[in-house]
Context: one part of a larger RNA
């Protein structure tokens, strides 16, 4: 030095284990904020450095419940108290709540610095303490009030609203890539995607036909199955991509402007025009207005559309809880829930936990029971509130810089094409029920439907979050980045990047005492089933290091 053997060290792989994760299911909830939000600063402890809880009434306070013995959080110490006069816990309702932050008196390099007015308290005064108030902007309202007389402007009081978060998700509008595909590329394509930005709901957006259809009809929207990769579009290239009718969730309709009538203003050129407010009216087989008649007729409706302010009752669901069957023995073992003998309940053999595997040992589990207070929806009853036909056709209404048209240009499955349809700029610019619009240039006939005015649940889309639950999901290099004090630590000037790290033991019983050391550390001795389980702790693989022999060299 090699090659075995034994023993060890290093090291943390492997196995088991899960407090956390993933990703669903069903219910709820879907906003919060000037009454100062989210989110933080910075205080609070008998010792307190972090987290958590709290706000100078600070580890808290008050009231109603619930509960029933022990409590003073993580956190196992020591001290001091606290509690059946019912603590500490759990729900509900208030109270308190510094400073910063839309932050809003004024400033500002956030948690800080500086006023003003009004009270008030000390003070002789200066001063200084303590409460309140003092932001923009938008409505409405009372004031006061320039140049300019009246009067606006313009200022000021006062009374409401708005401002900022966010769930990295859904929504609706504005803006609007490019890399890619086309086997290059430029129309196209990616894609009206992502990005940005604006606003809003628990959803949103669309909505009661100037519709679809097609010779028959159908009756608002929405979403899904189909139609159908079809009709179509397209360097007729890559690609792009519909609609009707059918089947289905859901299912609701309503309201103005007008003509007319009444009041009550303004404005002058004094008989018009106009405004307000009230009633009337809302449509396409045209309807209303007017004018005749009939004379309140619906076993109508409901405050969360139409369409308005409420009150009571009564049961239901949450938001604490509560009751809740049924087992010994003997054996093995540190330990019984294991084996073995005998029971026994069961509307409960889902789970979990106990020193190994418990249906009857313990929380539970099925049933069954339960609210002073809140909060949500139901149902009744008080309330409330709407309202018709019928005939007539002179007259009046019935949405105007509107539709529409020309150019330029989006959008629409549709890329200018024959291109209907909608939009937007620009120039033009109608009709008025004997009216208008559409039925893919365009006319005619026929059908269909009434634009330029508004409102509307459900069916649909998400999930930060709340409770129950589920997994041929993960098990510590996996599973969220984070199972552990994690968006920390660490790195960046910043935007921003972003970790590693789980397990003694059944229980601390966590090693009294001796001895060797200066300690670390070790040996004894004890504790444990077990210390090679000693807090560098379960198991402890390999690489890599030894020490001890046995062979070869």
């Nucleotide at each position: 030095g090699g090659c075995g053997c034994a023993c060890g060290g290093c090291g943390g792989a492997u196995g088991c284990c899960u407090u956390g994760g993933c990703a669903c299911u069903a219910g709820g909830a879907g906003c919060c904020g000037a009454u100062g939000a989210a989110g933080g600063a910075c205080g609070g402890g008998a010792c307190a450095a972090a987290c958590a809880c709290c706000g100078a009434u600070a580890u808290g306070c008050u009231u109603c419940g619930g509960g029933g013995a022990g409590c003073u959080g993580c956190a196992c110490g020591u001290a001091a108290g606290c509690u059946u006069u019912g603590a500490u816990c759990c729900g509900a309702a208030g109270a308190u709540u510094u400073c910063c932050g839309a932050a809003u008196g004024g400033g500002g390099g956030a948690a800080c610095c500086c006023a003003g007015c009004c009270a008030u308290c000390u003070g002789a005064g200066a001063a200084g303490g303590u409460g309140g108030u003092u932001g923009a902007u938008c409505a409405g309202u009372c004031g006061u009030g320039a140049a300019u007389a009246c009067a606006u402007a313009g200022c000021g009081g006062c009374u409401g609203a708005u401002c900022g978060g966010c769930a990295g998700a859904c929504g609706u509008g504005g803006u609007g890539a490019a890399c890619u595909g086309a086997a290059a590329c430029a129309u196209c394509u990616c894609a009206g995607u992502a990005g940005c930005c604006a606003c809003a709901g628990g959803a949103a957006g669309a909505g009661a036909a100037a519709g679809a259809a097609a010779u028959u009809u159908c009756g608002a929207u929405u979403u899904c199955c189909c139609a159908a990769g079809u009709a179509g579009c397209g360097g007729c290239g890559a690609g792009c991509g519909a609609a009707c009718a059918g089947g289905a969730a859901a299912g609701a309709g309503c309201c103005c402007a007008a003509a007319c009538c009444a009041g009550c203003g303004u404005g002058c050129u004094u008989g018009c025009a106009u405004g307000c407010u009230g009633g009337g009216g809302u449509u396409g087989u045209a309807g209303g207005a007017c004018c005749g008649a009939u004379g309140u007729a619906g076993u109508g409706a409901g405050u969360g559309a139409u369409a308005a302010a409420a009150g009571a009752a009564g049961g239901a669901a949450u938001u604490a809880g509560g009751c809740g069957a049924a087992c010994g023995g003997c054996c093995u073992g540190g330990g019984a829930a294991g084996g073995c003998c005998g029971g026994c309940c069961a509307g409960a053999g889902c789970g979990g936990g106990u020193g190994a595997c418990a249906g009857c040992c313990c929380c539970g589990u099925a049933g069954c029971c339960g609210a002073a207070a809140g909060u949500u929806g139901c149902u009744u009853c008080u309330c409330u509130c709407c309202a018709a036909u019928c005939g007539g056709g002179a007259u009046c209404c019935u949405g105007a810089g509107u539709a529409c048209g020309g150019c330029g240009g989006a959008a629409c499955a549709c890329g200018u094409g024959a291109a209907a349809u909608u939009c937007c700029g620009u120039c033009g610019g109608a009709a008025u029920c004997u009216g208008g619009g559409a039925g893919g240039a365009c006319c005619a006939u026929c059908u269909c439907c009434c634009a330029a005015g508004g409102c509307u649940a459900a069916a649909u889309a998400c999930u930060c979050c709340c409770u129950a639950g589920u997994g041929a999901c993960c098990g510590a290099u996996a599973g969220c980045g984070a199972a552990c004090c994690a968006g920390u630590a660490c790195c960046g000037u910043g935007a921003g990047g972003g970790a590693a790290a789980g397990g003694u033991g059944a229980a601390a019983a966590g090693c009294a005492c001796c001895c060797c050391g200066g300690a670390a550390g070790g040996g004894g001795a004890g504790u444990g089933a077990a210390a090679c389980a000693g807090u560098a702790c379960c198991u402890g693989a390999a690489a890599c290091c030894g020490u001890g022999u046995g062979c070869c060299u």

A computed fold for a 553-nucleotide part of an RNA from Schleiferilactobacillus harbinensis, annotated as large-subunit ribosomal RNA, domain I. Rfam family: Bacterial large subunit ribosomal RNA. NCBI's taxonomy places the organism under Bacteria, Bacillota, Bacilli, Lactobacillales, Schleiferilactobacillus. The prediction has a mean pLDDT of 85.